[in-house]
RNA sequence: GCUCGACAAGGGCAAAUCUAACGAAAGUUGGAGACGCAAAGUAACCGGUCUAACGGGAAACCUAUGACAGCGGGACUGCCAAA
Numbered sequence: 001g002c003u004c005g006a007c008a009a010g011g012g013c014a015a016a017u018c019u020a021a022c023g024a025a026a027g028u029u030g031g032a033g034a035c036g037c038a039a040a041g042u043a044a045c046c047g048g049u050c051u052a053a054c055g056g057g058a059a060a061c062c063u064a065u066g067a068c069a070g071c072g073g074g075a076c077u078g079c080c081a082a083a
């Protein structure tokens, strides 16, 4: 230095739920709260999932230009560091 990731050290993030705001919704953000996480840091490139306002349709329903990185793959960046 690389790989790996420990009942190591110092720290970090925060699921469900409650709550306030925003949003058509999915969901996002703040507060409370911890199920978990060594990339649970960043970003929608590929697959997947959710929503369906606008638009289409007689209706059922279809539709992403809206979301999800804590669904999988890949990309970029990064703390510590035993065996």
Base pairs, nucleotide, nucleotide: 005080012037013036017032018031019030020029021028022027035070041076042075045073046072047071048068049067050066055062056061
The RNA shown here (c-di-GMP-I riboswitch aptamer) has 83 nucleotides and comes from Colwellia sp.
The prediction has a mean pLDDT of 90.
Lineage of the source: Bacteria > Pseudomonadati > Pseudomonadota > Colwelliaceae > Colwellia.
It was read from a public genome assembly, where an Rfam model found it.